[in-house]
Context: one part of a larger RNA
Molecule: large-subunit ribosomal RNA, domain V
Organism: seawater metagenome
RNA sequence: UUUGCAGUUAGACGGGAAGACCCCGUGCACCUUUACUAUGAUCUAAAGUUGUAAAGUUGAAAGUUUUGUGUAGUAUAGAUGGGAGCGUAAGCGUCAGUGAAAUACCAUCCUUCCUUUUCGAUUUUACUUAAUUUUUUUUAAAAAAAGACAGCUUGUGAGAGGUAGUUUGACUGGGGCGGUCUCCUCCCAAAGAGUAACGGAGGUGUACAUAAGGCAAAUUCAAAUAAAUAUUUAUUAAAGAGCGUAAUGGCUUAUAUUUGCUUGACUGUAAGAUAUACAUAUCGAACAGGGAUGAAUUAAUUUUUGUCGGUCAUAGUGAUCCGGUGAUUUUGAGUGGAAAAAUCAUCGCUCAACGAAUAAAAGGUACGCCGGGGAUAACAGGCUUAUGGUUUCUGAGAGCUCACAUCGACGAGACCGUUUGGCACCUCGAUGUCUGCUUAUCACAUCCUGGAGCUGAAGUAGGUUCCAAGGGUUCGGCUGUUCGCCGACUAAAGUGGUACAUGAGCUGGGUUCAGAACGUCGUGAGACAGUUUGGUCCCUAUCUGCUGUAAA
Numbered sequence: 001u002u003u004g005c006a007g008u009u010a011g012a013c014g015g016g017a018a019g020a021c022c023c024c025g026u027g028c029a030c031c032u033u034u035a036c037u038a039u040g041a042u043c044u045a046a047a048g049u050u051g052u053a054a055a056g057u058u059g060a061a062a063g064u065u066u067u068g069u070g071u072a073g074u075a076u077a078g079a080u081g082g083g084a085g086c087g088u089a090a091g092c093g094u095c096a097g098u099g100a101a102a103u104a105c106c107a108u109c110c111u112u113c114c115u116u117u118u119c120g121a122u123u124u125u126a127c128u129u130a131a132u133u134u135u136u137u138u139u140a141a142a143a144a145a146a147g148a149c150a151g152c153u154u155g156u157g158a159g160a161g162g163u164a165g166u167u168u169g170a171c172u173g174g175g176g177c178g179g180u181c182u183c184c185u186c187c188c189a190a191a192g193a194g195u196a197a198c199g200g201a202g203g204u205g206u207a208c209a210u211a212a213g214g215c216a217a218a219u220u221c222a223a224a225u226a227a228a229u230a231u232u233u234a235u236u237a238a239a240g241a242g243c244g245u246a247a248u249g250g251c252u253u254a255u256a257u258u259u260g261c262u263u264g265a266c267u268g269u270a271a272g273a274u275a276u277a278c279a280u281a282u283c284g285a286a287c288a289g290g291g292a293u294g295a296a297u298u299a300a301u302u303u304u305u306g307u308c309g310g311u312c313a314u315a316g317u318g319a320u321c322c323g324g325u326g327a328u329u330u331u332g333a334g335u336g337g338a339a340a341a342a343u344c345a346u347c348g349c350u351c352a353a354c355g356a357a358u359a360a361a362a363g364g365u366a367c368g369c370c371g372g373g374g375a376u377a378a379c380a381g382g383c384u385u386a387u388g389g390u391u392u393c394u395g396a397g398a399g400c401u402c403a404c405a406u407c408g409a410c411g412a413g414a415c416c417g418u419u420u421g422g423c424a425c426c427u428c429g430a431u432g433u434c435u436g437c438u439u440a441u442c443a444c445a446u447c448c449u450g451g452a453g454c455u456g457a458a459g460u461a462g463g464u465u466c467c468a469a470g471g472g473u474u475c476g477g478c479u480g481u482u483c484g485c486c487g488a489c490u491a492a493a494g495u496g497g498u499a500c501a502u503g504a505g506c507u508g509g510g511u512u513c514a515g516a517a518c519g520u521c522g523u524g525a526g527a528c529a530g531u532u533u534g535g536u537c538c539c540u541a542u543c544u545g546c547u548g549u550a551a552a
Stems, first nucleotide, its partner, number of pairs: 001552008010544003014539002022373004027369002029365004035166005042158002046154004051127013068110001075103001078109005085092002132146005169181003178198001183203005205354001206244001207311002213262007221240001223236005242251002245316001247314003266289004272283004278355001291308006322348007330341002380427001381425001382423003386420001388416006397407002434509001436506002439501001440498005447472003450467006474488005515533004519528003
């Protein structure tokens, strides 16, 4: 070295089980409730089965009899219309006067009172000849009790998660909690347009008709200085003012301010462009109608002509369906109508998760299940090294004096990869997680033992720095503990790496399933880096490695 045998389990991200944790799915199941919608035991309006009588209350219609007071006006004027007469007569009225309205007489109507009739409604009480119900009797028949109630049928409404079907958003440096979701302005944005982030800043869900709209004319602001004192004048002043509002851009004989007249904040069309996946949004010359306000012109009220289809621009918003309202020379299921529809105009959504899944919707699961994901978290590894550790430089200062025996602020670097993190790169068809036991091996930034320098080193004992990894580096009490505190020793009781070494080597006290309980939270199902008790640790070794042994 090779081969065999016997062992041992460090590795083959060993075997086993399409990870149970975590996330995702417009997946499933079960459970809860003041989620939504149904259903529903039960209760219930009304009607039918359902007959008779009396009393009370009350409604409607018709008839009779009554009723009507502000002030003024002889006075108690219900309203309207006719009306110059009515009545045997007395008289009343017309006239006059008062008043908002004028009387006699006729007719109609309103208001109000009494009473009668008809048709009801409702409450109470009573009856039993037939409805219906119960009891007794062996059936029949009969008797007794109840009674228009009850029961039954139809059916309105209320109504226990009792039962059922479902819903319970997305983005997200894992998910949850928090925040956000449409529109406008600026930066990022790299001098055309466009351009992301849970990047940095702010606004919007309107306002305006006593215009903040249209036309025309006139005027020029803010601020400072000086003078005067009712707020004015002069100078400087290019814009820093103002333009309803956020910001940006724009505007000076104007897009600002003041004044005059006004309603174009019009009707019907629209070539052509811009943005743009679509949907859609924006700009728009020009034509017709009838206007507002100016200009020029004419003998004239004529003729010609400028601007005006909201606002300095950019936010102030919501598709479709469904429904309402108004208009129309539309359609109208045999015909005529109507219903219904169509067209035009307009109204109803914080459908704000704002391109809006429904008219209508919250939670739990540790009893859980399925499909997937290393597209995404927890362990370990990787990258990074903010944090952490080690160390160098500088040297303010402390050290009686003296920066550097020793300590060293504020600062400037380097190294390490043992902390806490960041990232999410291998692994979710599985890389078993804390501590202890066992067995170790390496680094040196050395705890002891060894050798040196300096010392604020007299000696002893120390401090600090350099070299050095050969060997060594304890036993106990408490706690699941690592750690830590304590006790007793020791030359010393080192710091770290090795998947926080080591579970196909052991353990299983902790964490992290199912049982149960406490506190707290929750209406509840249940939940809690809160606590407590209990709780299945599988693998006969093929290969590599290692140990022993035998042979060549």